[in-house]
RNA sequence: GCGGGAGUAGCUCAGUUGGUAGAGCGUCUCGUUGCCAACGAGAAGAUCGCGGGUUCAAAUCCCGUCUCCCGCU
Numbered sequence: 001g002c003g004g005g006a007g008u009a010g011c012u013c014a015g016u017u018g019g020u021a022g023a024g025c026g027u028c029u030c031g032u033u034g035c036c037a038a039c040g041a042g043a044a045g046a047u048c049g050c051g052g053g054u055u056c057a058a059a060u061c062c063c064g065u066c067u068c069c070c071g072c073u
Stems, first nucleotide, its partner, number of pairs: 001072007010025004019056001027043005049065005
C1' cells in the first nucleotide's frame, strides 16, 4: 500500500426487507428477611466510532475518515 471483519447501555452481545434500539450481567429503589445473600417488582442508563450524502424517515443504503483484529504484498 491492497483486501476482509469489528466498533450499539458500565461490561458481553442482538437488531431480518430503511419505519423513532433491545436482552443478559451490573447499578439504583422498593418488597420479602433480625442482617447479608438469594428471590420478586420497578427505575435509570446508548441521538448506534466520527463527519457528510440519499430519503418523508438511516444503527441499517452511499462517500470520506479514525481505532482494533486477520490476510496479502

A computed fold for a 73-nucleotide RNA from a Candidatus Parcubacteria bacterium, annotated as transfer RNA. The source organism's lineage runs through Bacteria, Bacteria candidate phyla and Candidatus Parcubacteria. Rfam family: tRNA. It was read from a public genome assembly. The coordinates come from a structure-prediction model, not an experiment, and the mean pLDDT is 81.